A computed fold for a 73-nucleotide RNA from Candidatus Doudnabacteria bacterium RIFCSPHIGHO2_01_FULL_45_18, annotated as transfer RNA. Its Rfam family is "tRNA". The coordinates come from a structure-prediction model, not an experiment, and the mean pLDDT is 82. NCBI's taxonomy places the organism under Bacteria, Bacteria candidate phyla, Candidatus Doudnaibacteriota.
This record gives sequence, structure tokens and C1' cells, in this order.
RNA sequence: GCCGGCGUAGCUCAAUUGGUAGAGCGUGGGACUCAUAAGCCCAAGGUAACUGGUUCGAAACCAGUCGCCGGCA
Repeated sequence: GCCGGCGUAGCUCAAUUGGUAGAGCGUGGGACUCAUAAGCCCAAGGUAACUGGUUCGAAACCAGUCGCCGGCA
């Protein structure tokens, strides 16, 4: 330099035709217990990497930028 993949909650990741953003773990609270742990119930937590475009409507499609990973030279 060229090509490809990825960027979504604190962490790991879903969302498969463009139509209300989710799970597990973690965190906080509750109930239970003499008490703790485990298990159970509830809750909080998101500018969807950034900018622009297409569209009635974008996490998703298009262009560019940035970052990480891999391949080729």
C1' cells in the first nucleotide's frame, strides 16, 4: 500500500425482509434464613464508533472517517 471481518448496556454477545433495542454475567434492592452462600423475585443501566446520504421510517442499506483484528505484498 491492497483486501476482508468487527465496533450495540460495566463485560461477552444477540437482534437473519428496514418498523417498540434484548439476553447472560456483573451491579443495586427485596423476599427467604438464627446468619451467610446458592437458588428465587424486581429494578437501574444504551447519542447503537463518528460524519453525511437514501427512506415515511436506519443498529441494519450507501459514501467517507476513526479504532481493533486477520490476510496479501